The RNA shown here (c-di-GMP-I riboswitch aptamer) has 90 nucleotides and comes from Clostridium magnum DSM 2767.
The same sequence occurs in records of 2 taxa.
[in-house]
RNA sequence: UUAAUAAUUUGGCAAACUUAUUAAAAGAUAAGGACGCAAAGCUAUGGGUCUAAGGAGAUCGUAUAUUUCUAUGACUGCCAGGUUGCUCAC
Repeated sequence: UUAAUAAUUUGGCAAACUUAUUAAAAGAUAAGGACGCAAAGCUAUGGGUCUAAGGAGAUCGUAUAUUUCUAUGACUGCCAGGUUGCUCAC
């Protein structure tokens, strides 16, 4: 220089579902369990989505009724922003 072959870590998190607890609910926490994830680590800052206890209204006709709107509630494994970390190559 050419050709062929081989290799590219240690590991991490944990969807659905089940059980228990908790919450008005959405959800959350713990255990089990893995669908997947190079940030599926943290952060509710921007957007988006979910819930409606409380509050406001409407209907109804006396039923603790029906219904509409509304986060101060929730989701980071919805998309981004910020921030932290691991490996390899250059």